[in-house]
Context: one part of a larger RNA
């Protein structure tokens, strides 16, 4: 890992509600006994007991009354009466409470025992330490010395001394990591006469021991050992929780909470009951309101500029000073602008009430769930940076709990809500060259950028369109030919300044026209050029604004990876037209179930069956209804060695389904059916448990 088996809402007591039975001449048995039986369940007997028929008081007690009290008062409980309502008991179902309370799961806490064969410390008694090095005290001899003593040699053999095996340890690196090994191996390293190592025996332990102290060690266990018990500790937490079909179908919100991943009440679901218009929708009428918008000499504030008045201590400027003046501050006026906490104004929606209608809807009451982590999108806002697949509200939708078609793929976007079947039809969104179902469809334009098929500010004689102004056969615009002069090198400045470094002025003349010069250029001149003019040429030209589609701006990381691909100049874009494709939508045909209504039959009432018509049938948590299967029991009735149960196989039959039957083979002794009853009553998941492979 697979296969098989086992594996989770139970039982008792009390209480609420519903249903059933009996009764109002109340209901009910428990142990036990008898019958029957493999055990159990069962049937009959069995009123002992329980609830009820009267309450009240702490009680004695009293009693349709009782208690309180001095009280016959008040008050409390009860009865009776009137109206409304029936009441009691037992069983079953469901919910709640208490218990292990659906099942498995802690870490922990407490008690009593068992452990020092590991390890820590100590006690008793034994054992062990190759070899080499160093050479303390002390002693002797020699020599020197007056002596103290010095020096030299010899002997000696100290030390938590040195080097290094055994032995003890475990520094660094590697190997190993289902290992040789639940701590090893290889190399390297530390101690190695000592606070040394070690054998045997003994002593000390669980809030206790031991500890050269690491909260270390106390048998692979230690910030309180192990085992057993309390014990099914507790777990607002995680996981798991087993057959079918049918009907309905949520929530992720509010308030409170040592509360925030838990709960309680409300909200939203389901079942029942019951009625009506209380609910819902639409229309009409009547209301409250201060949002969007708008506005601001209508308030409160903010705010740009100008002007006017006041003030001007300190500051700037002028001044010798006096003083003047300016910025500033402040009030007002005019023009202009702004506001969630401004409003002279002011919608649409929504909300409240009334009336009417409804083919529609189901308030109320009873019982009983789940939900309290929501998510995205559009819209209105707060926070943030008018960031976030961000966060917090409101509102609508979707997802959640919704499949189908489209968006290449894609919970939350667009279309659309799947009862079942059909090799039928029509459409939605979206599409119609090929992949790929359907137009290489029609008409008129635009785009040349593969724009389409990512992107801003900004830039653009790209191109199409609209508009305005202006020049133009008295010749425009562009080109070409020619002129573009004189006073004068204007004055100043300057080394120079001659149109052209800079400053000032910018006139006059000749002219068809020509600036005291538009730009190059020179050291300064020179030179070239322009404005301006004539000629030539001969038809449109110039400037500006707006709109459509393009262009540049455009450099990144998985892959050509920014059309799904091929490919496309339309198979791109704009406007229009027709046809077609396209979904589980709609229609058609057939079928199933449910609900309502009607009819027929049936039934002691409840009912049950059939037919017709209309409507309905996505679904998580969850509620409700009807069934299937398993084991056992009762009653009735059957099958079986001419083969029971069980097993294997089937393309067969029946049932919507859980399942049931049939057949063949196997098997070898028990097993069904009908109607009832009772449950150890259904497995694929729990790192489930046991077994097999």
């Nucleotide at each position: 890992g697979c296969c098989g088996g086992c594996g989770a809402c139970u039982u008792c007591a009390c209480a609420g509600u519903g249903c059933u039975a009996c009764u109002u001449u109340g209901c009910u048995u428990a142990a036990g006994c008898g019958c029957a039986g493999u055990c159990a369940a069962g049937c009959g007997c069995g009123a002992a007991g329980g609830c009820u028929u009267a309450g009240u008081g702490a009680a004695a007690g009293c009693g349709a009354g009782g208690g309180u009290u001095a009280a016959u008062a008040c008050c409390c409980c009860a009865a009776a009466c009137u109206u409304u309502u029936a009441a009691g008991u037992a069983g079953c179902a469901u919910u709640g409470u208490g218990a292990g309370a659906c099942c498995c799961g802690a870490a922990a806490c407490c008690a009593g025992a068992c452990g020092a064969u590991c390890u820590u410390a100590c006690c008793a008694u034994g054992g062990c330490c190759a070899g080499g090095a160093u050479g303390a005290a002390c002693c002797c001899u020699g020599u020197c010395g007056a002596a103290a003593g010095g020096c030299a040699g010899g002997g000696g053999g100290a030390g938590g001394u040195c080097c290094g095996a055994a032995c003890c340890c475990g520094u660094u690196g590697g190997u190993c990591u289902c290992g040789c090994a639940a701590a090893a191996c290889c190399a390297u390293g530390g101690g190695a006469u000592g606070a040394g190592c070690u054998g045997u025996g003994g002593u000390a332990a669980g809030g206790a021991g031991u500890g050269a102290a690491a909260a270390g060690c106390u048998u692979g266990u230690c910030g309180c050992g192990u085992c057993u018990g309390g014990a099914a500790a507790u777990a607002g937490c995680u996981g798991g929780u087993u057959c079918u079909u049918c009907c309905c179908g949520a929530a992720a919100u509010a308030g409170c909470u040592u509360u925030a991943g838990g709960g309680c009440u409300a909200g939203c679901g389901u079942g029942g009951u019951a009625u009506u218009u209380a609910u819902u929708g639409c229309a009409u009428c009547g209301g409250a309101g201060g949002u969007a918008g708008a506005g601001c000499c209508a308030c409160u504030g903010a705010u740009a500029a100008a002007c006017u008045g006041g003030u001007a201590a300190g500051g700037g400027c002028c001044g010798a000073a006096a003083g003047g003046u300016c910025a500033g501050c402040u009030a007002g006026u005019u023009u202009g602008u702004c506001a969630a906490a401004c409003u002279c104004c002011g919608a649409a929606u929504g909300c409240c009430g009334a009336u009417g209608c409804a083919a529609a809807a189901u308030a109320g009451c009873c019982a009983u769930a789940g939900u309290c982590a929501g998510u995205c999108u559009g819209u209105g806002g707060g926070g943030g940076a008018u960031a976030a697949g961000c966060u917090c509200c409101a509102u609508a939708g979707a997802c959640a709990a919704a499949a189908g078609g489209g968006a290449a793929a894609c919970a939350a976007c667009c279309c659309a809500g799947a009862c079942c079947a059909u090799c039928g039809a029509c459409u939605a969104a979206g599409g119609u060259c090929c992949c790929u179902a359907a137009a290489u469809u029609u008409u008129a334009g635009c785009u040349u950028a593969g724009u389409g098929g990512a992107g801003a500010a900004g830039g653009c004689a790209g191109u199409g369109g609209u508009u305005u102004u202006u020049c133009u056969g008295a010749g425009a615009c562009a080109g070409c030919u020619a002129g573009g002069a004189g006073g004068u090198u204007g004055g100043c400045u300057u080394a120079g300044a001659a149109g052209c470094a800079g400053c000032c002025a910018u006139c006059c003349u000749u002219u068809a026209a020509a600036g005291a010069a538009u730009g190059c250029g020179u050291a300064a001149c020179a030179g070239c050029u322009c404005a301006c003019u004539a000629g030539u040429u001969g038809a449109g030209g110039a400037a500006a604004a707006c709109c459509g589609c393009g262009c540049c701006g455009a450099a990144a990381a998985a892959u050509a990876a920014a059309c799904g691909g091929g490919g496309c100049u339309a198979a791109g874009c704009u406007a229009a037209a027709u046809a077609c494709c396209g979904a589980a939508g709609u229609c058609a045909u057939g079928g199933u179930u449910c609900u309502a209504u009607g009819c027929c039959a049936u039934u002691u009432u409840u009912u049950u069956g059939g037919c017709a018509u209309a409507g309905a049938a996505g679904g998580u948590a969850g509620g409700g209804a009807a069934g299937c299967a398993u084991u056992c029991c009762g009653u009735a009735u059957g099958c079986g060695a001419u083969g029971a149960a069980g097993a294997u196989u089937g393309a067969c039959u029946c049932g919507c389904g859980a399942g049931a039957g049939c057949a063949a083979u196997u098997g070898g002794a028990g097993c069904g059916u009908a109607c009832g009853g009772a449950a150890g009553a259904g497995a694929g998941a729990a790192u489930g448990c046991c077994g097999g492979c």
Predicted 3D model of a 693-nucleotide part of an RNA (large-subunit ribosomal RNA, domain II) from a Candidatus Parcubacteria bacterium.
It was read from a public genome assembly.
Its mean pLDDT, the model's own confidence on a scale to 100, is 83.
The organism belongs to Candidatus Parcubacteria, within Bacteria.